[in-house]
Context: one part of a larger RNA
RNA sequence: GCCGGCUAGUUAUUCUCAGUGGCGAGGUUAAGCGUAAGCGAGCCGUAGCGAAAGCGAGUCCGAAAUGGGCGUCCAGUCGCUGGGAAUAGACGCGAAGCGAGGUGAUCUACCCUUGGCCAGGAUGAAGUACGGGUAACACCGUAUGGAGGUCCGAACCGGUGUUGGUUGAAAACAGCUCGGAUGAGCUGAGGGUAGGGGUGAAAGGCUAAUCAAACUUGGAGAUAGCUCGUACUCCCCGAAAUGCAUUUAGGUGCAGCGUCGAGGCAGUUUAUAACAGGUAGAGCGACUGAUUGGAUGCGAGGGCUUCACCGCCUAUCAAGUCCUGAUAAACUCCGAAUGGUUAUAAAUGUUCCUCGGCAGUGAGGGCGCGGGUGCUAAGGUCCACGUCCGAGAGGAGAAUAAUCCAGACCAUCAGCUAAGGUCCCCAAAUAUACAUUAAGUUGCAUUAACGAAGUCGAACUGCCCAGACAGCUAGGAUGUUGGCUUGGAAGCAGCCAUUCAUUUAAAGAGUGCGUAACAGCUCACUAGUCGAGCGGUUUGGCGUGGAUAAUAAUCGGGCAUAAAUGUAUUACCGAAGCUAUGGAACACCGCAGAUGCGGUGUUGGUAGGGGAGCAUUCCAUCACAGCGUCGAAGGUUUAAGAUAACUUAGACUGGAGCGGAUGGAAAAGCAAAUGUAGGU
Numbered sequence: 001g002c003c004g005g006c007u008a009g010u011u012a013u014u015c016u017c018a019g020u021g022g023c024g025a026g027g028u029u030a031a032g033c034g035u036a037a038g039c040g041a042g043c044c045g046u047a048g049c050g051a052a053a054g055c056g057a058g059u060c061c062g063a064a065a066u067g068g069g070c071g072u073c074c075a076g077u078c079g080c081u082g083g084g085a086a087u088a089g090a091c092g093c094g095a096a097g098c099g100a101g102g103u104g105a106u107c108u109a110c111c112c113u114u115g116g117c118c119a120g121g122a123u124g125a126a127g128u129a130c131g132g133g134u135a136a137c138a139c140c141g142u143a144u145g146g147a148g149g150u151c152c153g154a155a156c157c158g159g160u161g162u163u164g165g166u167u168g169a170a171a172a173c174a175g176c177u178c179g180g181a182u183g184a185g186c187u188g189a190g191g192g193u194a195g196g197g198g199u200g201a202a203a204g205g206c207u208a209a210u211c212a213a214a215c216u217u218g219g220a221g222a223u224a225g226c227u228c229g230u231a232c233u234c235c236c237c238g239a240a241a242u243g244c245a246u247u248u249a250g251g252u253g254c255a256g257c258g259u260c261g262a263g264g265c266a267g268u269u270u271a272u273a274a275c276a277g278g279u280a281g282a283g284c285g286a287c288u289g290a291u292u293g294g295a296u297g298c299g300a301g302g303g304c305u306u307c308a309c310c311g312c313c314u315a316u317c318a319a320g321u322c323c324u325g326a327u328a329a330a331c332u333c334c335g336a337a338u339g340g341u342u343a344u345a346a347a348u349g350u351u352c353c354u355c356g357g358c359a360g361u362g363a364g365g366g367c368g369c370g371g372g373u374g375c376u377a378a379g380g381u382c383c384a385c386g387u388c389c390g391a392g393a394g395g396a397g398a399a400u401a402a403u404c405c406a407g408a409c410c411a412u413c414a415g416c417u418a419a420g421g422u423c424c425c426c427a428a429a430u431a432u433a434c435a436u437u438a439a440g441u442u443g444c445a446u447u448a449a450c451g452a453a454g455u456c457g458a459a460c461u462g463c464c465c466a467g468a469c470a471g472c473u474a475g476g477a478u479g480u481u482g483g484c485u486u487g488g489a490a491g492c493a494g495c496c497a498u499u500c501a502u503u504u505a506a507a508g509a510g511u512g513c514g515u516a517a518c519a520g521c522u523c524a525c526u527a528g529u530c531g532a533g534c535g536g537u538u539u540g541g542c543g544u545g546g547a548u549a550a551u552a553a554u555c556g557g558g559c560a561u562a563a564a565u566g567u568a569u570u571a572c573c574g575a576a577g578c579u580a581u582g583g584a585a586c587a588c589c590g591c592a593g594a595u596g597c598g599g600u601g602u603u604g605g606u607a608g609g610g611g612a613g614c615a616u617u618c619c620a621u622c623a624c625a626g627c628g629u630c631g632a633a634g635g636u637u638u639a640a641g642a643u644a645a646c647u648u649a650g651a652c653u654g655g656a657g658c659g660g661a662u663g664g665a666a667a668a669g670c671a672a673a674u675g676u677a678g679g680u
Stems, first nucleotide, its partner, number of pairs: 001680003005676002011088013026044003032039002048055002058070004091229002094226001098219001100217004109193009118183001120152003123148001127144006156180003161176004195211001197207003232613006242255005256361002258358007266351001267348009281334001282332002288328002293323004299317002301314004364389005370383004394405003409583004414579003420573003423558003429570001431569006442560002450545002454542010471529005477502003482496003508523001512521002584603008614669001616666007624659001626658002634653008
């Protein structure tokens, strides 16, 4: 891991509600007694109001009521069954812990008593002897001596580093290496100290593989607002993740939303009419604030003048006024649409309200829209309205809770559609018409400012067969090197200018290059050649550059010049949608009269409420005159039936008990609880 057993809302009392039954202004007994009929305190009800005295169909408040509160009209009570609550372990399993009584020092810590053990080697303290030495000491040398928490190193004790081991050979080991090894040494035997206690050269260490309070028994089924689990079927309905409060925030109470029952007669939508409002918008010589530019300029500053006053000026500030522009969630002279309330009418047809029983929910989330917050960031956060997921399957979106389409009672190898699609993967158009794109743009999403004779349209406008535009040929002159400036300035450094005039087909006191200055090249402008369109501005479509992320890329892929993009059209495909055919259940309505017919509608579903059943074990009743060695239960398997739980029959196995109907009672259904014991 698997298998088959076992495994979780029970019981008692009280209260409450529903169903059902007895009696009924009454109902009913407890303990106990009782030859069993009954007796029997009490309890509930039959009257309430008031804090109470008390009064009483009334009473209380009050001086008082025509006021207000609670009452008065309408039956209860005792059983049984069921839903729920309370008290009990109270659906089951689960703590860490707390207090009580005991058991432990054969492990280990420390202590007491009494024993044992420490190869070998090294060093060589004091003392002593002898010699030297001293006045005598001191001192020196040589021997001797054998000290030391001395040195090296076995036994012994330990455990430094590392390797292996890590379901180990071992619940702490093995190999190599390493520390101590006459000492605060190691060790045997006997004994002592006990749980908030011991012992501790102190690590919260050790106290029997257990220690920031041992183990064991009982209190004890401690408590657990926490986690996990909680067992057969079908049918009807079907939530919430909100408000207020909370030593409250993952809990709970009340309300909201669900369901079941009873009662009531509302509810919803639309139209019309009436009403309240200050949002969107708008506006601001209509307030409060904020505010652009201009004109004017009270006043101020600065300057000039003056002995002072006066006066004059201004590239400054600036009140007020005028013109002009623009602004606000906490501005409003204004002001919608939606939405709301009431009335009437129509439609719809129980969707609504009240009371009572039972809940669950009180972590929500995405999207659209109106906002706050944030960075007009977030798959962010907080509100409002809607929707979906949650609790919703099916089709589309490559895949993908909430995006689009659409709400699954069952069956069908029938049809039509939605979104979305129709070259292949892949069902259906290599459809039609007209355009666009050349970038594989595109065929998912998302990319800007800015740049560009990309290309296709639209509008306006200029030139043009009296010849435009582009090219080519030719000219492009003269006064004059205009004047000034300058070293020079001659069209072309710079300044000035009625930048003029002449000849001309035309030619600037010069468009650019160039020179030191000239020169030179060129342009404007003109003629010729050529022969039909050529320019400019604004704007729209599609494209282009800008363009950048980490393993190898890609539109889902192949691929596609349409199978891309835009407009339009016609077909087809496409879902559990709709239809068709058959069937089932439920609700309501109408007929009938009996569980039948007809009609209409409904039948996704988590938490949860309600209803109806199947199976298991036991008990009672039944002449079911039940079945069974001519084979019971159980097991394996096949078939049939039923909406399901299941039932029935046959075969094989098995070898002695078992069922049916109607009731009753439960140790009454397992896939999960890191469930439990066993098997494997």
The part of an RNA shown here (large-subunit ribosomal RNA, domain II) has 680 nucleotides and comes from an activated sludge metagenome. Its Rfam family is "Bacterial large subunit ribosomal RNA". Rfam links the family to the GO terms ribosome and structural constituent of ribosome. Its mean pLDDT, the model's own confidence on a scale to 100, is 83.